[in-house]
RNA sequence: CUCAUCCAGAGGGGCAGAGGGAUCGGCCCGUAGAAGCCCCGGCAACCGGCGUCAGCCAUUCGCUAUCCGCGCAUUCGCGAGGACGGCGACGAUCACGGUGCCAAUUCCGACCCGCACGCGGGACAGAUGAG
Numbered sequence: 001c002u003c004a005u006c007c008a009g010a011g012g013g014g015c016a017g018a019g020g021g022a023u024c025g026g027c028c029c030g031u032a033g034a035a036g037c038c039c040c041g042g043c044a045a046c047c048g049g050c051g052u053c054a055g056c057c058a059u060u061c062g063c064u065a066u067c068c069g070c071g072c073a074u075u076c077g078c079g080a081g082g083a084c085g086g087c088g089a090c091g092a093u094c095a096c097g098g099u100g101c102c103a104a105u106u107c108c109g110a111c112c113c114g115c116a117c118g119c120g121g122g123a124c125a126g127a128u129g130a131g
Base pairs, nucleotide, nucleotide: 001131002130003129004128005127006126011040012039013038014037015036019029020028021027023110024109025108026107041102042101043100046098047097048094049093050091051090052089053088062087063086064085066083067082068081070079071078072077106125111122112121113120114119115118
């Protein structure tokens, strides 16, 4: 820089000792112990694993390299099929591995738009992952 997601989910202990929720405003959390560090546990499924891509089933589509024979043509080639892969897609599958996360929707708002005037939509910013 690009793309995807962000209304779900999941906390105990030890050390520590005053802050934390990105920024600003609000509103919260915090001496019944904040940040940070360590241990253990958990959530989730982005990467990853597995399966399917069909004849059927809850589940949608494929693209393509190579090889194998078959048919037509036989100079190039064309057609249908099979095998094993690759890429992509999908999954109600797994949680060993790489990250991430475990108060409040990203806590709410900030800029723009709409209207039934406190709600909705979009953007910005931020976070996380993959490249």

This is a predicted structure of a 131-nucleotide RNA (SAM riboswitch aptamer (S box leader)) from uncultured Actinophytocola sp. The model forms 97% of the base pairs in the Rfam consensus. The source organism's lineage runs through Bacteria, Actinomycetes, Pseudonocardiales, Pseudonocardiaceae and Actinophytocola.